[in-house]
Molecule: c-di-GMP-I riboswitch aptamer
Organism: Campylobacteraceae bacterium
């Protein structure tokens, strides 16, 4: 030096579940919670899955489903 790698340390996030709340719904938001995560930060771009409507089609949700893009903390070997 750090876009590789992930041992340590400092921190970070928060599955399920639950309470409240918003939504037709998938789900979202806030509190509790803590299965896990080296990006479990962000982006709906390509797939997948889900919801809604439907003649075709459209409109949404999911980034903690996969891939991709983009940004970031630390440094034993």
């Nucleotide at each position: 030096u750090a876009u590789a790698a992930g041992a340590a340390a400092a921190g970070c996030c928060a599955c399920a579940c639950u309470c409240g709340u918003c939504g037709c719904g998938a789900g979202g938001c806030g509190g509790g919670g803590c299965c896990g995560g080296a990006a479990a930060g962000c982006c709906a771009u390509g797939g997948g899955u889900c919801u809604u409507u439907u003649a075709a089609g459209g409109a949404g949700a999911u980034c903690g489903c996969c891939a991709g893009g983009u940004u970031g903390c630390c440094u034993c070997g």